Glycine riboswitch aptamer from Paraburkholderia acidiphila, 101 nucleotides, folded computationally. It matches the Rfam family "Glycine riboswitch aptamer". Rfam describes the family as follows. This family represents the bacterial glycine riboswitch. The sequence is in RNAcentral, with records from Rfam. Its mean pLDDT, the model's own confidence on a scale to 100, is 77.
RNA sequence: CUGCGCGCGCCGGGAGAGCGCGCCGUUUGCGUUGAUUAGCGCAACCGGCGCCGCCGAAGGGGCAACCCACAAACUCUCAGGCAAAAGGACCGUGCGCGCCG
Numbered sequence: 001c002u003g004c005g006c007g008c009g010c011c012g013g014g015a016g017a018g019c020g021c022g023c024c025g026u027u028u029g030c031g032u033u034g035a036u037u038a039g040c041g042c043a044a045c046c047g048g049c050g051c052c053g054c055c056g057a058a059g060g061g062g063c064a065a066c067c068c069a070c071a072a073a074c075u076c077u078c079a080g081g082c083a084a085a086a087g088g089a090c091c092g093u094g095c096g097c098g099c100c101g
Stems, first nucleotide, its partner, number of pairs: 001101001003099007011092003018052001020051006027044007053082003059078001060076003
């Protein structure tokens, strides 16, 4: 120096599938009743619960040539996910360590 392996990185790229429906609640806005407090209705954002449909690239489970053992980007969808955000296998890249030549 090259190659390989492992680990790390608020470095880069990174897919798929309903911004689904219903109920409840906070907040905000509008309208209305109202002396005030307050009540009622509608809408929006957010959160929770329930239901159906769907995805597969965190993780997890399963499967191979007599038998045993052995895998995935295959498969199952438990988990997770289905506007954005976040996450994200994998690839690249930087650093550290180790190994072979």